[in-house]
C1' cells in the first nucleotide's frame, strides 16, 4: 500500500427511515443519630466531522479523521 470492524450521556452498551433510551455515576430531597442501602425528582447529546439521497437520516451512500483485525 489493500480489506473488513468500530465510533450514540461522564462509563457501558440499546435504538433495522418517523419525538434518541437504560444501567451504572453525579446534583437535590425524603428516609436514617449517622453512614450505607432504598424511593424520588434533576441536569445531562452537534449521535467522530464533512457532503450526499429522501418529506423525514444516530440509520442508506461517499469522503475525511481516530482506533482495533487480517492481507502485502
Nucleotide at each position: 500500500g489493500c480489506g473488513g470492524g468500530u465510533g450514540u450521556a461522564a462509563u457501558u452498551c440499546a435504538c433495522c427511515g418517523g419525538u434518541a433510551g437504560a444501567a451504572u455515576g453525579c446534583c437535590a430531597c425524603u428516609u436514617u443519630u449517622c453512614c450505607a442501602a432504598a424511593g424520588u425528582g434533576g441536569a445531562c447529546g452537534u449521535a467522530a466531522g464533512g457532503g450526499g439521497u429522501u418529506c423525514g437520516a444516530c440509520u442508506c451512500c461517499c469522503c475525511u479523521c481516530a482506533c482495533c483485525c487480517g492481507c502485502u